[in-house]
RNA sequence: AGAGUUUGAUCCUGGCUCAGGGUGAACGCUGGCGGCGUGUCUUAGUCAUGCAAGUCCAGGGAUUGCUUGCAAUCCCGGCAUCCGGGUGAGUAACACGUUGGUAAUCUAACCUCGUCUCGAGAAUAACCGUGCUAACGCGCGGACAAUACUCGAUGGGAGUGAGGGGACGAAUGUCAUUCUCACUUAAAGUUUUAGCGGACGAGGAAGAGCCUACGUCUGAUUAGCUUGUUGGUAAGGUAACGGCUUACCAAGGCAAUGAUCAGUAGGGGACCCGAGAGGGUGACCCUCCACAUUGGCACUGAAACACGGGCCAGACUCCUACGGGAGGCUGCAGAUAAGAAUCUUGCGCAAUGGUCUAACGACUGACGCAGCGACGCCGCGUGACUGAUGAAGCCCUUCGGGGUGUAAAGGUCUUUUGUUGGGGAAAAAGUUCUGAUGGUACCCAACGAAUAAGAGGUUGCUAACUCUGUGCCAGCAGCAGCGGUAAUACAGAGACCUCAAGCGUUACCCGGAAUUAUUGGGCGUAAAGCGUCCGUAGGCGGUCAGUCAAGUCAGGUAUUAAAUCCUGGAGCCCAACUUCAGGGCCGUAUCUGAAACUAACUGACUAGAGGGAAGGAGAGGCACAUGGAAUUCCCGGUGUAGGGGUUACAUCCGUUAAUAUCGGGGAGAACACCAUUAGCGAAGGCGAUGUGCUGGACUUCUCCUGACGCUCAGGGACGAAAGCGUGGGUAGCGAAUGGAAUUAGAUACUCCAGUAGUCCACGCCCUAAACGCUGGAUGCUAGACAUAAGAAGUUCGACCCUUCUUGUGCCUGAAGUUAACACGUUAAGCAUCCCGCCUGGGAAGUACGGCCGCAAGGCUAAAACUCAAAGGAAUUGACGGGGACCCGCACAAGCGGUGGAGCAUAUGGUUUAAUUCGUAGCUAAGCGUAGAACCUUACCAGGGCUUGACAUCCCGGGAACGCUCUAGAAAUAGAGCCGUGCCUUCGGGAACCCGGUGACAGGUGCUGCAUGGCUGUCGUCAGCUCGUGUCGUGAGAUGUUGGGUUAAGUCCUCUAACGAGCGCAACCCCUGUGAUAUGUUGAUUUUCUCAUAUCAGACUGCCUCGGUAUAACGGGGAGGAAGGCGGGGAUGACGUCAAGUCAGCAUGGCCCUUACGUCCUGGGCGACACGUAUGCUACAAUGGGGAGUACAAAGAGACGCCAAGUCGUAAGACGGAGCUAAUCUCACCAAAACUUCUCUCAGUUCGGAUUGGAGGCUGCAACUCGCCUCCAUGAAGCUGGAAUCGCUAGUAACCGUGGGUCAGCCACACUACGGUGAAUACGUUCUCGGGUCUUGUACACACCGCCCGUCAGUUCAGAAGAGCUGGUAGUACCCGAAACUCUUACUUCGGUAAGAACUAAGGUAAGAUCAGUAAUUAGGAAUAAGUCGUAACAAGG
Repeated sequence: AGAGUUUGAUCCUGGCUCAGGGUGAACGCUGGCGGCGUGUCUUAGUCAUGCAAGUCCAGGGAUUGCUUGCAAUCCCGGCAUCCGGGUGAGUAACACGUUGGUAAUCUAACCUCGUCUCGAGAAUAACCGUGCUAACGCGCGGACAAUACUCGAUGGGAGUGAGGGGACGAAUGUCAUUCUCACUUAAAGUUUUAGCGGACGAGGAAGAGCCUACGUCUGAUUAGCUUGUUGGUAAGGUAACGGCUUACCAAGGCAAUGAUCAGUAGGGGACCCGAGAGGGUGACCCUCCACAUUGGCACUGAAACACGGGCCAGACUCCUACGGGAGGCUGCAGAUAAGAAUCUUGCGCAAUGGUCUAACGACUGACGCAGCGACGCCGCGUGACUGAUGAAGCCCUUCGGGGUGUAAAGGUCUUUUGUUGGGGAAAAAGUUCUGAUGGUACCCAACGAAUAAGAGGUUGCUAACUCUGUGCCAGCAGCAGCGGUAAUACAGAGACCUCAAGCGUUACCCGGAAUUAUUGGGCGUAAAGCGUCCGUAGGCGGUCAGUCAAGUCAGGUAUUAAAUCCUGGAGCCCAACUUCAGGGCCGUAUCUGAAACUAACUGACUAGAGGGAAGGAGAGGCACAUGGAAUUCCCGGUGUAGGGGUUACAUCCGUUAAUAUCGGGGAGAACACCAUUAGCGAAGGCGAUGUGCUGGACUUCUCCUGACGCUCAGGGACGAAAGCGUGGGUAGCGAAUGGAAUUAGAUACUCCAGUAGUCCACGCCCUAAACGCUGGAUGCUAGACAUAAGAAGUUCGACCCUUCUUGUGCCUGAAGUUAACACGUUAAGCAUCCCGCCUGGGAAGUACGGCCGCAAGGCUAAAACUCAAAGGAAUUGACGGGGACCCGCACAAGCGGUGGAGCAUAUGGUUUAAUUCGUAGCUAAGCGUAGAACCUUACCAGGGCUUGACAUCCCGGGAACGCUCUAGAAAUAGAGCCGUGCCUUCGGGAACCCGGUGACAGGUGCUGCAUGGCUGUCGUCAGCUCGUGUCGUGAGAUGUUGGGUUAAGUCCUCUAACGAGCGCAACCCCUGUGAUAUGUUGAUUUUCUCAUAUCAGACUGCCUCGGUAUAACGGGGAGGAAGGCGGGGAUGACGUCAAGUCAGCAUGGCCCUUACGUCCUGGGCGACACGUAUGCUACAAUGGGGAGUACAAAGAGACGCCAAGUCGUAAGACGGAGCUAAUCUCACCAAAACUUCUCUCAGUUCGGAUUGGAGGCUGCAACUCGCCUCCAUGAAGCUGGAAUCGCUAGUAACCGUGGGUCAGCCACACUACGGUGAAUACGUUCUCGGGUCUUGUACACACCGCCCGUCAGUUCAGAAGAGCUGGUAGUACCCGAAACUCUUACUUCGGUAAGAACUAAGGUAAGAUCAGUAAUUAGGAAUAAGUCGUAACAAGG
């Protein structure tokens, strides 16, 4: 010091979260020792038991004991119990803190000083006697004493009153100044004679009371509060001032600088965090305050309204003989309850301190110690050295190894700690005595590595990684997020990281957070400028002098308790801890000084502000009057069937005469053109013309006043439209409403009607995207241009022009600012002053409360809950029912098809034991399959095998091979025959077969979403990128855009770009022309043809025109076999579709292993109501059939092609010549074509399906399920709906031929070859696809996107709610205890009784306020896959 998280990426805004430190903590796991600290934060709930305040016989009396002068006990008396200890309920206050005052006061005990202590008296307790009571306790009678009580004397002194004088003080007054008079006021003894006391007065020290200034939490959704209240006079009261109290008089006092009310809270020193400013806290320690079961009251005393005193009342607990009594742990322990949670019913007065005492001493749960708790801080330990075959185990592995790891074991040592034994303190001051702690600390010896390590974490933030299991499950998580079969994120293990007797979690505080911003933020678009102006308080304020010293600055003094903090020392072995010295404690008060600035006061000035004079501009405002065009209505004329409306209709109007047109009349509202980046106004707003009244701004003159100013919380005024009230008015338009359309629906958009309203007058409402989304004022900081108003200069005068001021605008915009966009003298720049406002999104501008309003509603204005985002600007893409340009058999123009029929093939579906599997819009479907009868074959049924059908290794036997027979459907099983090979170093070996053993084989089983490879598609579309430079905060941009051009990112040109790469093109193959060479099997004419090879040729090279200048390039032409890429092929950029394929192959992982492997037979892949796709054949005369005559190319052939010849109607058979092929064969004859005959428009001499019969061929085998031939049969079909496909030239169309696979063939498929050989393209509006530029975007999984609202289900919090319940504070009234006070009566003079006043508690009443709860109601939030629509984002239709 920062980091993570909004996005595809970026910058910004902004919240959330993390890393740090802390705690009187708690919880989880774990736990060796010691020191020092610390420990009911909750119920100020209730308390059993013990202790926490007594002491003095040297004041007095009595009793008892005995060592006869000492104890103990009781009583009177004195002092103390007001200290110490506890707690924080109350208290927002002179309670606390700081500073002062007390001339308005008191002070027991202590210290110092002065003076004094004379005389007398009456009682009383204990005691004795006698009663009552359950108890506590209470009487009656009798006796006696005091340092108890009373009276008298004295009065230096003190006090009070009256009258004088002096000094001091601002004053009330004060004086340790003085005089006179009057009055009042003391005492106590004891005795051991060292002394201790007593009284009065004066002072000291310490303490206390009171007063003052300043400081001290939140709420205005608390705005008014107050009657002893504010002041005065008099009296009372107090230690003392004072409404402290009473009577009377006056009507004041407090409050926006926040009174009153409500909520919360003990305050401070300090503690924690923080760089600081500051924020939070108020445990332990110190200090002040308050309280002592709740409320009230006084007594005693120096001091109390008294924690362990009293009285009364209330609640509670206990005892009781029911008549009455007793009690107060917020002292120390302890108990119980509550709670996440907090200790021993310990030892001792040895020390320190306190009370009493003359002293000894007594008491002391204050205190000193110990105990319990890792609660915190600090320190120590759990061993050290050595030890490699890098042991075993565990984990990983590419199986080679690696890790744990010198770690262990083993060896050599040490003994902190531990156990045992021995010794053993200081703390004691103080001459004697005295140690709870404690036989503790510490020291010595012995023993023995012995007794001692865990917790959390390992995806990023954040140090640390692998395996296995699980499979959006179980679970994790502080935030982002992880988990759907290869999880470094879950769980376990190994390894590693961090800290360590602790480690984590939870809770809370500060920090980070500049995220409340004084230091130190903002408000055009992110949250944020009031709709506008006027103006009060307040804040701020021009120039020049003088005075003053409040602010300000400097120095001094006092204080700021101690502790804490910092620095330097010292003591416990160190540290924590303790202690000494110094500093500091940033504050306050006071004294002295300075005088720049601010304030104050005084005087002056004119640049701010205002006034005066002279002018012109303007939809500025209000009122009245006037005008023309249009619309509509009414009347009349002409005129006839339509009009109107729409994309198209319809509702509607019209033969009772509309619309149209002409004339006349009425009504209301609005003012065309001018008209504008023009004008005016504070804003809202203002538009025909004239008149009247009236506000403001501007220009010129520089005449007057002399800071009169700026901004404004509260306040006031104005304030579009809509709306409301009363009364008018109503032509047009027109919410609501009705109808007609559209639509799936259409409560909309469109159309026809139409009411409020729109208009006027008066009164309300007070809100708008009231926007420049930009508050007002002042000053400063480059310009250029336009425009409105005025002035000056120029001119004889005017126009033009130049300059100045004020306003309105614009831009390449300088500087500057900004997150960027943008702003930029009309600032969002640089500064000053004042006001308003903001602090994550939603809930919400909502609820409640208050104010305003007739209402509608407005203003003010939250919380619970919920999310990790919401948002701004810009970037790259993608998309748009956005735009521009361009291309393509994309459309159009044409030719021929598909879709209808029959058949073939594929697929879906269905069926089945099985109909194996894959492929699914284009980019699946005559596809994998360039050949399913068995095989193939993966599927099904049945029958077999289990180291296996196949591979390697080991052992035993045998050559191998071949043949025969039996059983069986075959696999297989059994029996028999034949054979003895090859190499050899003579041991054996190689190939092959049989048997056995285990490692292993095997799998067309799963995952193409784990993969390689290959392929499809966009697309043979022209694109996709990089280096350096430049621009931008950045993502990115530029280059690659623009102007031309091209088939092309092809080329040219311009240019902050210059170059380059992958693509395009070219290089390659075939073909078209020629030349040369060679020449069998080709050609036989040797020129040609043909074949092979090598060359030539085409490059816009030439001419002309165009091309804004040129170029690229384009049009035309010549020549040429070929001309502008000559034609065709191969060649497929970066990438997209988690596209396809684990079944072609390869391959990770998972799964099966007498089976998901393997062998065999048979079946299936060929099923069949039906749907779809691709084809073939047709429907006929451009044809069918018969006859005749021509012309190819490219291929294939030895398990082959097969000639001649013969047989057969034919398929084919016999036959065997030739051929390893430019030689022979398939195969000559290609077919369409041409010539000719026939058919004559018909289901036919078209068409050939289907079926019957007879044959042929292949093959172990032709039934399921092959092809071919002949005879017979002769179905549908007469050109095909919506829709849709191919093709731009040797192309389409038509015609035949070959090949691969292959025994044969379901081939009408695929592929190659030649033959005949067209039509059309105006053109780019539209459809589809693509490219470039641009624009909008809330999309980025990218429009098959995103996303809104109702309804339905579940959950949650809050609001309202007839009410109900409880608390709190106050008011009024009633009742009213004890005590004090007062009055009266009685009295043994101590009191007692009665009454009055005051008052706690209690009661009643009406309200206030705060909680809890409630049928029900409305809205909100959340919720993987519900319903209805599609409102928004693109022109979102």